RNA sequence: AGCGAAGUAGAGUAAUGGUUAACUCAUGAGGCUCAUGACCUCAAGAUCUCGGUUCGAUUCCCAGCUUCGCUA
Numbered sequence: 001a002g003c004g005a006a007g008u009a010g011a012g013u014a015a016u017g018g019u020u021a022a023c024u025c026a027u028g029a030g031g032c033u034c035a036u037g038a039c040c041u042c043a044a045g046a047u048c049u050c051g052g053u054u055c056g057a058u059u060c061c062c063a064g065c066u067u068c069g070c071u072a
Stems, first nucleotide, its partner, number of pairs: 001071007010025004018055001027043005048064002051061002
């Protein structure tokens, strides 16, 4: 320098253009227990940025940023 892939709760992953963005672990509260853990219930927490298309964008398109891989 060229090409490709990825970016979503604290971490790891889902989500056919359309209901309240889902799941596991973690966190907080409550229950259970002599107590801790385990277990049960509940809660908080997220779409990389700026534009465009569309009645409607996590999803499609342009540009940018970051990370990873391949080639030179």